Annotation
Predicted 3D model of a 71-nucleotide RNA (transfer RNA) from a Gaiellales bacterium. RNAcentral holds the sequence, with entries from ENA.

[in-house]
RNA sequence: UGCCCCGUGGUGUAACGGCAGCACGACUGACUCUGGAUCAGUUAGUCGAGGUUCGAAUCCUUGCGGGGCAG
Numbered sequence: 001u002g003c004c005c006c007g008u009g010g011u012g013u014a015a016c017g018g019c020a021g022c023a024c025g026a027c028u029g030a031c032u033c034u035g036g037a038u039c040a041g042u043u044a045g046u047c048g049a050g051g052u053u054c055g056a057a058u059c060c061u062u063g064c065g066g067g068g069c070a071g
Base pairs, nucleotide, nucleotide: 001070002069003068004067005066006065007064010024011023012022013021018054025043026042027041028040029039030038047063048062049061050060051059
């Protein structure tokens, strides 16, 4: 420098173009002599900017970040 792939709560991972879900974690409460386990609840997310569309996490363009291949 060129090409390819990826980007979703704190972490991991889903979501035929139509309400963004699950698990773990964290917090609160119940239970317990205490802790753990268990149960109930709460928390918090689509990398940025444009475009297409009635409607975008999803499609298109570009930027940013990460990874890979070639030189």

It matches the Rfam family "tRNA". It is annotated as a transfer RNA.